[in-house]
């Protein structure tokens, strides 16, 4: 130093899977009434629609939980700057815009779990950021109860100087 394997544990991610909760008696649709011409539906055009009540009828998608394959231990996560067809999405028609989604560089985060705050969401689920808090693996360092570092890191084999 260079290749190979390899290890942390409620580990990580993924699927047009399968079931089940929520979403939700919630949009939407129809029918009756009231009520308004309404600041609104990403921008500009140009079109369309709008609010209450009460009654029928009555989803969806994301996102979550369980089996189940699958890839795998910077696994992924997340931030910033870019590149990006064509489909979806933001009410219809264009056009831009952003979203989603791929991918280049570059920073941060060893992990999981717990709180709080802020943000997405329908939300008392999750997620994600920060920041706390013990845990827990890992090297160093120390008589020692223990400190302290970072995955660009540690372990083991082979090789090379």
């Nucleotide at each position: 130093u260079g290749a190979u394997a390899g290890a942390g544990g409620c580990g990580c991610g993924g699927a047009g899977u399968u079931u089940c909760a929520a979403g939700a008696g919630u949009a939407a649709c129809a029918c009756a009434g009231c009520a308004u011409u309404u600041u609104g539906c990403c921008g500009g055009c140009a079109g369309g629609c709008g609010g209450c009540u009460g009654u029928g009828c009555g989803a969806a998608a994301g996102g979550g939980a369980a089996a189940u394959c699958c890839g795998c231990c910077g696994a992924a996560a997340u931030c910033g700057c870019g590149g990006g067809a064509a489909a979806c999405g933001g009410c219809u028609g264009c056009c831009g815009c952003c979203g989603c989604c791929c991918u280049g560089c570059g920073g941060u985060u060893g992990g999981g779990c717990u709180g709080u705050u802020g943000c997405a969401a329908a939300a008392g689920a999750u997620g994600u950021a920060a920041c706390a808090g013990a845990c827990u693996g890992u090297c160093a360092c120390g008589a020692a109860u223990g400190u302290g570092g970072a995955g660009c890191g540690c372990u083991a084999u082979c090789g090379u100087u």
Molecule: Lysine riboswitch aptamer
Organism: bovine gut metagenome